[in-house]
RNA sequence: CUGAUAUAAAGGCAAACCUGUUGAAAAGCGGGGACGCAAAGCCAAGGGUCUACGGUUCUGAUAAUAGUUUCGGAACUAUGACAGCCGGUUGCCACA
Numbered sequence: 001c002u003g004a005u006a007u008a009a010a011g012g013c014a015a016a017c018c019u020g021u022u023g024a025a026a027a028g029c030g031g032g033g034a035c036g037c038a039a040a041g042c043c044a045a046g047g048g049u050c051u052a053c054g055g056u057u058c059u060g061a062u063a064a065u066a067g068u069u070u071c072g073g074a075a076c077u078a079u080g081a082c083a084g085c086c087g088g089u090u091g092c093c094a095c096a
Base pairs, nucleotide, nucleotide: 002096003095012037013036017032018031019030020029021028022027035084041089042088043087046086047085048082049081050080054077055076056075057074058073059072060071061070063068
């Protein structure tokens, strides 16, 4: 420098679930807990997935001449999330 197939030591991370807390939600964070992980480190400007407060369109009822009001419903929407889905990127020890 290259490789990342198997394996060792020291250590690392922590799914589900429970709990506290933040959030409209998805989900995040703290504590407990370990299913797993050789990048389960980092990146949400690529693909994918989740959510829909707000917004747009349609619609039921409601009051009204109408614009519209009030209470609901449906579809779409990321500006919100997920890196333990793919991807990108950096890299320790041992080994060859």